This is a predicted structure of a 168-nucleotide RNA (glmS glucosamine-6-phosphate activated ribozyme aptamer) from Halalkalibacter oceani. Rfam family: glmS glucosamine-6-phosphate activated ribozyme aptamer. Rfam describes the family as follows. This entry contains a glucosamine-6-phosphate activated ribozyme that is found in the mRNA for GlmS. GlmS is an enzyme that uses fructose-6-phosphate and glutamine to generate glucosamine-6-phosphate. The ribozyme catalyses self cleavage of the glmS mRNA that is thought to regulate GlmS activity.

[in-house]
RNA sequence: AUUGUAAUCAAAGCGCCAGGACUACACACGGACGAGAACGUGUAGUUGACGAGGAGAGGGUUUAUCGAGUAUUCGGCGGAUGCCCUCCGGCUGUAGCAUGACAGCCGCUAAGCUUCUGGAGAAAACAGAGAGGCAACUCUCUGCACAAAGCCGGAAGCAGCCAUGCCU
Numbered sequence: 001a002u003u004g005u006a007a008u009c010a011a012a013g014c015g016c017c018a019g020g021a022c023u024a025c026a027c028a029c030g031g032a033c034g035a036g037a038a039c040g041u042g043u044a045g046u047u048g049a050c051g052a053g054g055a056g057a058g059g060g061u062u063u064a065u066c067g068a069g070u071a072u073u074c075g076g077c078g079g080a081u082g083c084c085c086u087c088c089g090g091c092u093g094u095a096g097c098a099u100g101a102c103a104g105c106c107g108c109u110a111a112g113c114u115u116c117u118g119g120a121g122a123a124a125a126c127a128g129a130g131a132g133g134c135a136a137c138u139c140u141c142u143g144c145a146c147a148a149a150g151c152c153g154g155a156a157g158c159a160g161c162c163a164u165g166c167c168u
Stems, first nucleotide, its partner, number of pairs: 014078004019074001020047008050067003056087006088107006096166005112158008126143007
């Protein structure tokens, strides 16, 4: 250094790299007097998601929200707070409370839908400085601007069962 086993820690634009792109070295090709370049092969490297938002439990499933960007943030694999079912819990169902059953909406911040409207210290990018590397590139610090939403509010409207008991 590689492989195997075991344990611990670590995350969700999260992790990885066999395609691609780029860099270095070597070889080959090429041609002018000579030495090169591009293309090709091999080896070793580099790159490969910028924040906002999102978690009841179990199972299942895969192209699982929003915008920013000098757009390879391409492509692939794995995972994932999404979605579906069940359970548990909360809530709505036409004066109020309670208990059932039914229908529905949600997840401890716990009904909703439609329309209008208000709001969010974005971060990278960029600029500057420094460090590492032959290079492609990587890391740190400083400064600066700008979003949208299934996110946070407000207004109007829409829709919506029964039974029993209690109270007024």